Order: sequence, then C1' cells, then structure tokens
RNA sequence: CACUUAUCAAGAAAGGCGGAGGGACAGGCCCUGUGAUGCCUUAGCAACCAGUACUCGUUACCAGGUGCUAAAUCCUGUUCCGACUCAGACCCGCAAGGGCGCGAGGCGGAAGAAGAUAAGUU
Repeated sequence: CACUUAUCAAGAAAGGCGGAGGGACAGGCCCUGUGAUGCCUUAGCAACCAGUACUCGUUACCAGGUGCUAAAUCCUGUUCCGACUCAGACCCGCAAGGGCGCGAGGCGGAAGAAGAUAAGUU
C1' cells in the first nucleotide's frame, strides 16, 4: 500500500514555539494575525486492543498500546422511497378553469460511495 470486520449526531483544552494558511478530494459553508495548520508540554475524553474482577455478559473497572479533544465524518456528492412546490408537451372546456404529469427544486427517510479510527490478514 491492499483486503476483511466494527464504529463514526455522545464525549473531552490550556500553555509554549512558530508565523499563514486550514477544515482528505470537488462544490458549499466555515475556522484563522483576538495567531490557523503543525510541533512540544500538561490536562482531559472514551472502552477498539491489552490487563484485572466476577454474577461470564451487548458486564464492570482500568489510560498499558493506539486514537481523539471547532462545527454530525461540518453539509452535500451515487441510487431508491415519500410527501410538498414549480412545471414542458398533450387532453377536456366558448371561457374561467380542469385532467395527466416528462422533468426540476429543496425537505424527510433508507442504503451506498469516499474518508477517518481500531483490530486482524497478506
């Protein structure tokens, strides 16, 4: 790097260094000289792995290995379903108007893609 499985609306920040970008990608929307991203220190969050205990569980405790500490993985991205709004063509009608509803839009839901993290495999 690749593959498999699980999870991703909860939770948790101060200081120092440094000095311009950052939030994976694209679009949007945000953060940022009231100092971003990054690095270091300290503090914290939680239970994937390890450990301990028992009543052996979808259990409890625990920070040892990782991880994390702006915004739902910040939102959307592909497909399907639902109601709503708009609405081409066509049809009915003297007209006002009505029917059907290609298609478009945002909204709600389900699944997925991509990504992140953990554990494992080659």